[in-house]
RNA sequence: GCUGCCGUAGCUCAGUGGUAGAGCACCAUCUUGGUAAGGUGGGGGUCGGAAGUUCAAUCCUUCUCGGCAGCACCA
Repeated sequence: GCUGCCGUAGCUCAGUGGUAGAGCACCAUCUUGGUAAGGUGGGGGUCGGAAGUUCAAUCCUUCUCGGCAGCACCA
């Protein structure tokens, strides 16, 4: 330099056109003499950024940023 994949909640991930969910974590509460475990409820994300297509974009297209892998080149 070229190609491919990935980027969504604090973490690990799902969702692949009709404006976002799970598990763990966090907070409150119930239970206990207390802790842990367990039950119930709650907070938290404008989906890496920008443009385009569309009535409508996390999803499709382009550019860009970051990460990973492969290939090529130089030494």
The RNA shown here (transfer RNA) has 75 nucleotides and comes from an Alphaproteobacteria bacterium. Model confidence (mean pLDDT): 82 of 100. Its Rfam family is "tRNA". From the family's description: Transfer RNA (tRNA) molecules are approximately 80 nucleotides in length. Rfam classes the family as a transfer RNA. Taxonomically the source falls in Alphaproteobacteria (Bacteria, Pseudomonadati, Pseudomonadota).